[in-house]
RNA sequence: GGAGUCGGACAGAUGAUCGCUCCGGCUCAUUCGGCCGGAGAGGAAAGUCCGAGCCCCACAGGGCAGGGUGCUCCGUAACGCGGAGUCGCCGCGAGGCGAAGGAAAGUGCCACAGAAAAUAAACCGCCGGCAGUCCAUCGCCGGCAAGGGUGAAACGGUGAGGUAAGAGCUCACCGCCCCGAGGGUGACUGAGGGGGCACGGCAAACCCCACCCGGAGCAAGACCGAAUAGGCCCCGCGCCGCAAGGGUCAGCGGCCCGCUGAUUUCACCGACCGGUGACGCGGGGCGGGUUGGUCGCACGAGCCGCACGAGCAAUCGUGCGGCCCAGAGAAAUGAUCAUCAGCCGGCCUCGGGCGACCGCGGCCGGCGACAGAACUCGGCUUAUGGCCGGCUCCAACC
RNA sequence: GCCGGGGUAGCUCAGCUGGUAGAGCAGCUGAUUCGUAAUCAGCAGGUCAGGGGUUCGAGUCCCCCCCCCGGCUCCA
Numbered sequence: 001g002g003a004g005u006c007g008g009a010c011a012g013a014u015g016a017u018c019g020c021u022c023c024g025g026c027u028c029a030u031u032c033g034g035c036c037g038g039a040g041a042g043g044a045a046a047g048u049c050c051g052a053g054c055c056c057c058a059c060a061g062g063g064c065a066g067g068g069u070g071c072u073c074c075g076u077a078a079c080g081c082g083g084a085g086u087c088g089c090c091g092c093g094a095g096g097c098g099a100a101g102g103a104a105a106g107u108g109c110c111a112c113a114g115a116a117a118a119u120a121a122a123c124c125g126c127c128g129g130c131a132g133u134c135c136a137u138c139g140c141c142g143g144c145a146a147g148g149g150u151g152a153a154a155c156g157g158u159g160a161g162g163u164a165a166g167a168g169c170u171c172a173c174c175g176c177c178c179c180g181a182g183g184g185u186g187a188c189u190g191a192g193g194g195g196g197c198a199c200g201g202c203a204a205a206c207c208c209c210a211c212c213c214g215g216a217g218c219a220a221g222a223c224c225g226a227a228u229a230g231g232c233c234c235c236g237c238g239c240c241g242c243a244a245g246g247g248u249c250a251g252c253g254g255c256c257c258g259c260u261g262a263u264u265u266c267a268c269c270g271a272c273c274g275g276u277g278a279c280g281c282g283g284g285g286c287g288g289g290u291u292g293g294u295c296g297c298a299c300g301a302g303c304c305g306c307a308c309g310a311g312c313a314a315u316c317g318u319g320c321g322g323c324c325c326a327g328a329g330a331a332a333u334g335a336u337c338a339u340c341a342g343c344c345g346g347c348c349u350c351g352g353g354c355g356a357c358c359g360c361g362g363c364c365g366g367c368g369a370c371a372g373a374a375c376u377c378g379g380c381u382u383a384u385g386g387c388c389g390g391c392u393c394c395a396a397c398c
Numbered sequence: 399g400c401c402g403g404g405g406u407a408g409c410u411c412a413g414c415u416g417g418u419a420g421a422g423c424a425g426c427u428g429a430u431u432c433g434u435a436a437u438c439a440g441c442a443g444g445u446c447a448g449g450g451g452u453u454c455g456a457g458u459c460c461c462c463c464c465c466c467c468g469g470c471u472c473c474a
Stems, first nucleotide, its partner, number of pairs: 001394008010385001012340007020040008042370001046381002049379005054217001056215002061257004066213005071085005086100001087098004101208002106206002108202003123148002125144006156174006175197001176195004182189002221295004231286008239246002247263005265278005289473001302323009342367007350359003399470007408423004417454001425441005448462004
């Protein structure tokens, strides 16, 4: 000097003028209005991918379906998040990624190529024998899977011995399987020993296993007011039994069980069975009306600072002090000017350096990225401007 | 705020439950015709919206992201 990698904080400041929203106080008549004081967008407010708080439904229980997570431990209100580690893969390295349980519970797939793709297998080839002898070729029989080819992957690898030729056939070292000292909370690691050389891959294939999950969401929900057609239609039940109970209907925003609630009738036709209507309870559809207002709406798993303790860390605990920090309702926080200490580009002086270049200062011009709360928090992901620091690698020079 | 569907050739659309991308129309060439159309034959045209991952292999399976279309919501 270049290239890379990891982490941290920030996201313009000040002043003036005018214009907004909310809160508190005063005045006004209690509205409107006026005055004073205070506060007023983000690290992502975004995507709506997760988790919760909160609210409503369900006697709030059980099960099925469905969904989620998936190595271990710790953290957290919780999580699919964070921290630390183990194992695997990528990278020269600093570091990065992991969807990381199970293929012997079962089912399924591995195209094309290739002899053969999991109950495997012989295309080329190697060796031996056969036909009077030798050689070449062809054919037949037997042996082989070491060599070659195909493929992402071929039923262990390298070397030596052995063999007719070969083969874990034998041996050594790896690989694999089993036992396993010791270490670790654990995932795991693992000295040493034994063994037969055989038991592919894919589960972001269906699935199995372990753990977790009721549903729906602030347009949740609570309340006030107004108006209409307290309209019309359809369906179920109003049953059995002295009683207990049974039956029927309805009820959570998937289903089943459980559970809860309702289940009184009246009239007419009619010999009975049965039917019709009214009423009661419940469900559904069509149509009509209102599209008004208040709350929810910000005091919190709150925030900031300091100290101590536990912990590798994430984080937790204790003590002291301080703060209240938007609450709109078609959506407020904006506009103008000045000064720059922020950024970019150009020019100039000086200094360092062999040079590429670097540093300070001055001048001119321009600018300020991504982008705006809508119930609130803890995360993830995506978009984006410059700054600071740690570490790794490369090159040149001394 | 909640829930779905889609993006593939110039246009309109298929592509199951992963095996190496198609049809029709339009375009170009040739044949036929006096010539055109029609018809017949053939040809070309593709980052499967974008990025990452799983896998031997991805339009298809998983994750992220961009754009388009549609549905639901109050009183009771």
Molecule: RNase P RNA; transfer RNA
Organism: Nitrospirota bacterium